[in-house]
Context: one part of a larger RNA
């Protein structure tokens, strides 16, 4: 100096990104416990006391013998009195605690070897699909699985306890239904057009049948257009002006636009850039933190919204205890480096 211990005046987070690390609690008994609450919690709540060993004494239980009354034993809370160390849960081992918040309901999963969470899952909502040879998966197939089950069931998707709740828009895109017109393929139809030549014609050509190419009406489903319904289906959810007897603001009121213009709640948040936004609280001093305001850049309701008790190796923020974390090092012990033999 590295590394493991242990002990510290005064002080007591001043340390740091952060009380990280260390300290601190820790057992039993006996009193005594709030807010909130889903009445179950919360709770070992907090918080105080008491404990060792010796003598008396002792309620009550147990056990054995007995017919019983009772003997004998053994455990015993409580009671009074003594004694002894600094210290009596004497060593080991053995919860700190408390306010008010995010987030996620909780127990549980997870990135094996940097991430345990706010992710993922969950019970509980919904919304669809599936009538049994089910829908759906795996397979060329047979065949399985679904299921030795039957819509209180089985598959998919969405959101996720629980309480209050889930406005508005079907214009576009997807799903469901519709079936008149329209528009359309193979395929059927075959006008009509060509090649080829018997055989006509000096010649140039014309040219039946037969083969054989090409082909127009005309007919032809579904789909698409169309019409309609569906947002716990993907999604969406405006904008200028002007006004009240101070100022300010604008219930009103114009106007364009939209398929409809964001309702309840919430709101500078895991969302707020400006922004360290104001005001308020806790500091002597606060970019965090709590509580409000509303100017929401750029919350907003099952891509759920907003409370919640109870829970968390879960993030941010206060205080009490407590300590070498710091002020500010310092000693002791043990192990290395390190010099030397």
């Nucleotide at each position: 100096c590295u590394c493991g211990c242990g002990u510290u005046a005064a002080g007591g987070a001043a340390c740091u990104c952060g009380g990280c690390a260390a300290a601190a609690u820790a057992c039993a008994c006996a009193c005594g416990u709030a807010a909130c609450u889903u009445c179950g919690g919360g709770a070992u709540a907090a918080g105080u006391g008491u404990g060792g060993c010796c003598u008396c004494u002792g309620a009550g239980g147990g056990a054995u013998c007995g017919c019983a009354a009772g003997a004998u034993u053994u455990u015993g809370a409580g009671g009074a009195g003594g004694u002894u160390g600094c210290a009596g849960a004497u060593a080991a081992g053995a919860g700190a605690c408390u306010c008010a918040g995010g987030c996620g309901a909780c127990u549980g999963u997870u990135u094996a070897c940097c991430a345990a969470a706010a992710a993922c899952a969950u019970a509980g909502g919904u919304c669809u699909c599936u009538g049994c040879u089910a829908a759906g998966c795996a397979g060329u197939a047979a065949u399985g699985c679904g299921c030795a089950g039957u819509a209180u069931a089985g598959g998919g998707a969405c959101u996720g306890a629980c309480a209050c709740c889930u406005g508005c828009c079907c214009g576009g895109u997807g799903c469901u239904g519709g079936a008149a017109g329209g528009u359309u393929a193979a395929g059927a139809g075959g006008a009509g057009c060509g090649g080829u030549u018997a055989g006509c014609g000096u010649a140039a050509g014309c040219g039946a049948a037969g083969c054989u190419g090409c082909a127009a009406a005309u007919u032809g489903a579904a789909g698409c257009c169309c019409c309609a319904g569906u947002a716990a289906a993907c999604g969406g959810c405006g904008g200028c002006c002007g006004u009240a007897a101070c100022u300010a603001u604008a219930a009103c009121g114009g106007u364009c636009c939209u398929a409809a213009g964001g309702u309840a709640g919430c709101g500078a948040a895991a969302u707020u850039c400006c922004u360290u936004g104001u005001c308020g609280g806790g500091u002597a001093a606060g970019u965090u933190c709590c509580g409000a305001c509303c100017u929401g850049c750029a919350c907003g309701a099952a891509u759920g919204g907003c409370g919640u008790a109870a829970c968390g190796a879960u993030g941010g923020c206060c205080a009490c205890a407590c300590u070498g974390u710091c002020u500010c090092c310092a000693c002791c012990c043990g192990a290395g480096a390190c010099u030397c033999a």
Molecule: large-subunit ribosomal RNA, domain IV
Organism: Halisarca caerulea